Transfer RNA from a Candidatus Aenigmatarchaeota archaeon, 72 nucleotides, folded computationally. NCBI's taxonomy places the organism under Archaea, Nanobdellati, Candidatus Aenigmatarchaeota. Its Rfam family is "tRNA". The family's RNA type in Rfam is transfer RNA. The RNAcentral record of the sequence draws on ENA.

[in-house]
RNA sequence: CCCGCGAUAGCUCAAUGGCAGAGCACUCGGCUGUAGACCGAGGGGUUGCCAGUUCAAAUCUGGCUCGCGGGA
Repeated sequence: CCCGCGAUAGCUCAAUGGCAGAGCACUCGGCUGUAGACCGAGGGGUUGCCAGUUCAAAUCUGGCUCGCGGGA
């Protein structure tokens, strides 16, 4: 320098153009002598950044940043 993959909640990951979700974690409640486990509920997001396409973008396109892998 070139190519590919990835970046979404505190963590691990879904969502392949039409409401941003799950598990764990956290908070509250139930249960229990207490705690854990278990059950129920709740809070938590500028979808890495900047533009473009579209009625509508996490999703498609371009550039940039960072990480991983490959090539020269």